[in-house]
RNA sequence: AUGAGUGAUCGGCCGAAUCUUGUGUUGGACAGCCAGCACGAGACCGGGGGACCCAACACCUUGGGGUGAAUCCUCCUGCGGGAGGACGGGCAUACUGAACCAGCCCGAACCCGACAGCUAACCUCGGAGGCUGACUGGAUCAGCCCG
Repeated sequence: AUGAGUGAUCGGCCGAAUCUUGUGUUGGACAGCCAGCACGAGACCGGGGGACCCAACACCUUGGGGUGAAUCCUCCUGCGGGAGGACGGGCAUACUGAACCAGCCCGAACCCGACAGCUAACCUCGGAGGCUGACUGGAUCAGCCCG
C1' cells in the first nucleotide's frame, strides 16, 4: 500500500417495526450520570376480527383464509430447476413527498386450522429481522427550511 474478516461509532436502505417513560435489579463511573436485563405505562405507526346497507347465494375436501411487492401465463427440464412474457415491488438525488425516462435488482417466506366478504360501535394483536460504507443517473413538480 492492497485484499479479506471482526467489533464500535456515525450515516444510509428494505420493512409497521419508532419515540418517551415508571418500578426493580446488575455493572461502570464516584456525588444526582451512563449502560444492560426483567416487568409495565403512554404516544405514534401497522395488522386481524366485527352490524344495518351493499355484495354473494354455490356443493365443492384437489377445502377456505391471513401477513407480504412476492402473482399469472407459455416453453424447456436430468424434475433439482431454467428461459421468456405480462404484471407487482425496491434502489443516499443523504430535508420530505410525488410522478416521468433510462439503468440495476427482487418477485420469498411464514401463519390460521374447518373458519372469517365489506363493515360504525366494539374486541384484539404486532412494533421484528436482514443488509450496507459505494454510490443510480437525468430532467421536473409540491411542501418545508435558509438567505

A computed fold for a 147-nucleotide RNA from a Dehalococcoidia bacterium, annotated as c-di-AMP riboswitch aptamer (ydaO/yuaA leader). Model confidence (mean pLDDT): 79 of 100. The organism belongs to Dehalococcoidia, within Bacteria.